[in-house]
Molecule: c-di-GMP-I riboswitch aptamer
Organism: Clostridiales bacterium
RNA sequence: CAAUCGAAAAGGCAAAGCUGUCGAAAGGCAGUGGCGCAAAGCUAGAGGGCCUACCAUCCCGUCAGGGAUAUGGCAGCCAGCUACCGAA
Numbered sequence: 001c002a003a004u005c006g007a008a009a010a011g012g013c014a015a016a017g018c019u020g021u022c023g024a025a026a027g028g029c030a031g032u033g034g035c036g037c038a039a040a041g042c043u044a045g046a047g048g049g050c051c052u053a054c055c056a057u058c059c060c061g062u063c064a065g066g067g068a069u070a071u072g073g074c075a076g077c078c079a080g081c082u083a084c085c086g087a088a
Stems, first nucleotide, its partner, number of pairs: 005086002012037002017032006035076001041081003047078002049074003056069005
């Protein structure tokens, strides 16, 4: 010095809920809040997985309607990339 690792220190992020707002929904944004996190930083046709189904397409149904499908989402599911500090 680097890797692995995660004591300490400096800090950081911010779950659920509630309020407002956008959206068909999943979910996002802001405020509040704080469950937790050593990457809870970034990355979503072009790693996997999961969620939603307005429009559209296909299938079933006499109809009502139902099912499948992502170009819509989730990174605090795994994964990839990057990174502060420096005890054992």